Background
A computed fold for a 143-nucleotide RNA from Planococcus glaciei, annotated as c-di-AMP riboswitch aptamer (ydaO/yuaA leader). The coordinates come from a structure-prediction model, not an experiment, and the mean pLDDT is 75. RNAcentral holds the sequence, with entries from Ribocentre. Taxonomically the source falls in Planococcus (Bacteria, Bacillati, Bacilli, Caryophanales). It matches the Rfam family "c-di-AMP riboswitch aptamer (ydaO/yuaA leader)". From the family's description: This family represents a conserved RNA structure found upstream of the ydaO and yuaA genes in Bacillus subtilis and related genes in other bacteria. The ydaO/yuaA element is thought to act as a genetic 'off' switch for the ydaO and yuaA genes in its native state.
């Protein structure tokens, strides 16, 4: 000096999963964002282990295997990301098309329709050093 790998910080991304205050800490409190249960009316007239149900983007179908299994493959469907620059006076941001890469999960336990009051629960976990091309807008605020 160059390359590769790892770690840390800043920034960025998925997700409801973040922020603030007090405290040396443990912890406590608050805000915010999410989920569940739960009347009347309405709905349902039902379900019978062929159970039923919830969160979520996370479902459906086909084939093979297997019943000592809980899998493998494929196809649809659904979801996420694509910085900066450019366009745009500035800051932020939405939608659509194509392309590329990736994901397609978890829970309750025989039980729950909707549901005001009310009751109750969660705030985890994971990823990133490289990255495309077009089109149509919106908001803020400034002049």
């Nucleotide at each position: 000096u160059a390359a590769a790998u790892a770690c840390c910080u800043c920034g960025g991304c998925c997700u409801a999963a973040u922020c603030c205050u007090u405290g040396a800490a443990a912890a406590a409190g608050g805000a915010a964002c999410g989920g569940a249960g739960g009347a009347a009316c309405c709905a349902a007239u039902u379900u019978a282990u062929u159970g039923g149900g919830g969160c979520u983007a996370a479902u459906u179908c086909u084939g093979c295997g297997g019943u000592u299994u809980u899998g493998c493959a494929g196809a649809a469907g659904g979801g996420a990301u694509g910085a900066g620059a450019g366009c745009a006076a500035c800051u932020c941001u939405u939608u659509c098309g194509c392309c590329a890469u990736c994901c397609u999960g978890c829970c309750c336990g025989u039980c729950a329709g909707c549901u005001a009051a009310c009751u109750u629960c969660g705030u985890c976990g994971g990823c990133u050093a490289a990255a495309g091309c077009g089109a149509a807008g919106g908001a803020g605020g400034u002049c």